Predicted 3D model of a 410-nucleotide RNA (Bacterial RNase P class A) from a Pseudomonadota bacterium. The model forms 93% of the base pairs in the Rfam consensus. Lineage of the source: Bacteria > Pseudomonadati > Pseudomonadota. The RNAcentral record of the sequence draws on ENA. The coordinates come from a structure-prediction model, not an experiment, and the mean pLDDT is 76.
[in-house]
RNA sequence: UCGGUCGGCCGGGCGAUCGCGGGCGCGAACGUGCCCGAGGAAAGUCCGCGCUCCGCAGAGCACGGUGCCGGGUAAUACCCGGGAGGGGAAACCCUCGGACAGGGCCACAGAAAACGACCGCUUCAGGCUCGCCUGAAGUAAGGGUGAAAAGGUGGUGUAAGAGACCACCGGCGCCGGCAGCGAUGUCGGCGGCCAGGUAACCCCCACCGGGAGCAAGGCCAAGCAGGGGCGAUGCCGGCUAGCAGGCGAGGUGCUGCUCGCACCCCUUGAGCCCCGGGUAGGCCGCUAGAGCGCCGCGGCAACGCGUCGCCCAGAGAGAUGAUCGCCCAUGCCAGUCGUCGUGGGAGGAAGGGGUAACCCGUAAACCGCCGCUGGCAGGACAGAACGCGGCUUACAGGCUGACCACAGGC
Numbered sequence: 001u002c003g004g005u006c007g008g009c010c011g012g013g014c015g016a017u018c019g020c021g022g023g024c025g026c027g028a029a030c031g032u033g034c035c036c037g038a039g040g041a042a043a044g045u046c047c048g049c050g051c052u053c054c055g056c057a058g059a060g061c062a063c064g065g066u067g068c069c070g071g072g073u074a075a076u077a078c079c080c081g082g083g084a085g086g087g088g089a090a091a092c093c094c095u096c097g098g099a100c101a102g103g104g105c106c107a108c109a110g111a112a113a114a115c116g117a118c119c120g121c122u123u124c125a126g127g128c129u130c131g132c133c134u135g136a137a138g139u140a141a142g143g144g145u146g147a148a149a150a151g152g153u154g155g156u157g158u159a160a161g162a163g164a165c166c167a168c169c170g171g172c173g174c175c176g177g178c179a180g181c182g183a184u185g186u187c188g189g190c191g192g193c194c195a196g197g198u199a200a201c202c203c204c205c206a207c208c209g210g211g212a213g214c215a216a217g218g219c220c221a222a223g224c225a226g227g228g229g230c231g232a233u234g235c236c237g238g239c240u241a242g243c244a245g246g247c248g249a250g251g252u253g254c255u256g257c258u259c260g261c262a263c264c265c266c267u268u269g270a271g272c273c274c275c276g277g278g279u280a281g282g283c284c285g286c287u288a289g290a291g292c293g294c295c296g297c298g299g300c301a302a303c304g305c306g307u308c309g310c311c312c313a314g315a316g317a318g319a320u321g322a323u324c325g326c327c328c329a330u331g332c333c334a335g336u337c338g339u340c341g342u343g344g345g346a347g348g349a350a351g352g353g354g355u356a357a358c359c360c361g362u363a364a365a366c367c368g369c370c371g372c373u374g375g376c377a378g379g380a381c382a383g384a385a386c387g388c389g390g391c392u393u394a395c396a397g398g399c400u401g402a403c404c405a406c407a408g409g410c
Base pairs, nucleotide, nucleotide: 001407003404004403005402006401007400008399009398010397012327013326014325015324016323017322018321020037021036022035023034024033025032026031039381043392044391046390047389048388049387050386051213052212053211054210063209064208065207066206067205068082069081070080071079072078083096084095085094086093087092097204098203102202103201104198105197106196118143119142120139121138122137123136124135125134126133127132128131151169152168153167154166155165156164170194172191173190174189175188176187177186178185179184217284218283219282220281226275227274228273229272230271234247235246236245238243239242248266250264251263252262253261254260291310292309293308295306296305297304298303328379330377331376332375333374334373335372337371338370341369342368343367344366351360352359353358
């Protein structure tokens, strides 16, 4: 240099005008001043907590979840460190209880997917066209099927074969020593020779787990309906049965008074007060917190402890935007501008010099890259709604740290 591995970070900037949500203030209204106003994922809602209400003596069953070991943490399915197996040349990455407790299942192909005889091999019996056919039995060495076929190699053995037996290798189980907190590692002995896969199918073992969620939940509380209390208040008859009329009392107006006239009202429960629940509506919950940053200390680390500093959206149909100007990353196009810019062209060539080792020895056109100049384009994924810790998924472009060498160069 090129290729690769593992992380961390940013994810447009500045200005002007108009506008939106929240807070504080000025002001009589209407306005007006200042401050604050999305993310690394605010997303999926997959885990784990806080908080709230409901439930709950204790234990067990059921159901759900987790699953190598140790640690971190409020907690976790997360993180850190370690172990084993697998992949890679390496940095590094992926996976994780039990398949001899038991049951189920294993597509297609194949005779058979765990009580393995399809072909083949062997023996015996029968038949005939005399090297084949039929039947019985043995056989997992060979072939074939498959992702996977009943330990591997060599030998003994046999009718042919076979862990049937033997040696070595691989694997499994049991016992013990040593190291380690442990997973586990290592060493020694014994055993029968040997065991397919699947537990994200049931299951077994160990551990963990009450339910619902901010539309949780709490406070205040119009109107209507409900309950209780106080409570003014003439009579007659009619009918179409809720209206009209008569007498009488009262009120208002015409006029201060009387009469008169007109209108209203007179058995309906008006009106007033209190009470509980509670709708609309309002307020709280609501954002100062397992908070963020620097530094120090402890720890391999995750993380913990301490000092100092900071305040960082809180709506309730739901704000966080729009336009313009300048600049920047980046992309495209053009110019062909460039101390010998750089790679190819271009072979330290052809050729020349020197006894020799060796030395000298290319320009250009053209093409690409980089730089410069000009023009055009131009910033992804996405968007809070109680909060927090994780995981997963999406993401244009860019910055940066550490590490690796089957590469190439100096």